[in-house]
RNA sequence: GCCGCUGUAGCUCAGCUGGUCAGAGCGCCGCCUUGGUAAGGCGGAGGUCGGGGGUUCAAAGCCCCCCAGCGGCU
Numbered sequence: 001g002c003c004g005c006u007g008u009a010g011c012u013c014a015g016c017u018g019g020u021c022a023g024a025g026c027g028c029c030g031c032c033u034u035g036g037u038a039a040g041g042c043g044g045a046g047g048u049c050g051g052g053g054g055u056u057c058a059a060a061g062c063c064c065c066c067c068a069g070c071g072g073c074u
Stems, first nucleotide, its partner, number of pairs: 001073007010026004019057001028044005050066005
């Protein structure tokens, strides 16, 4: 330098033939339960989907540029 993959909640990820209010598990907070913990049950907060632009009635998902990580080739 070229090619490919990945980037979504604090962490690990799902969602990618464009349309269901952006979700799950773990973690965090509160309550219940207990003599008190743990375990268990119930509820809640937390993201505008790596950044910018474009296409579209509508973008996490398509197109372009950039950034970061990983891998391959030279």
Molecule: transfer RNA
Organism: Candidatus Asgardarchaeum abyssi